[in-house]
RNA sequence: GCACCCGUAGCUUAGCGGAUAAAGUGUUCGACUCCGACUCGAAAGACCGUGGGUUCAAAUCCCGCCGGGUGCG
Numbered sequence: 001g002c003a004c005c006c007g008u009a010g011c012u013u014a015g016c017g018g019a020u021a022a023a024g025u026g027u028u029c030g031a032c033u034c035c036g037a038c039u040c041g042a043a044a045g046a047c048c049g050u051g052g053g054u055u056c057a058a059a060u061c062c063c064g065c066c067g068g069g070u071g072c073g
Stems, first nucleotide, its partner, number of pairs: 001072007010025004018056001027043005049065005
């Protein structure tokens, strides 16, 4: 330099163009307990890397850029 893949809560991941973006784990509070652990209940937490385009409507499709990975040279 070229090709392909990835970028969504602290972390790991879901999310066929149409719900206030879902779950696990973690965090906080509560219940339980002599105290903890486990378990149960509740809560907070991402506007989806970034800028543009298409569309009535975009995390989802298209383009540029940024970051990461793999292969080739």
Predicted 3D model of a 73-nucleotide RNA (transfer RNA) from an uncultured Clostridia bacterium. It was read from a public genome assembly. Its Rfam family is "tRNA". About the family: Transfer RNA (tRNA) molecules are approximately 80 nucleotides in length. The prediction has a mean pLDDT of 81.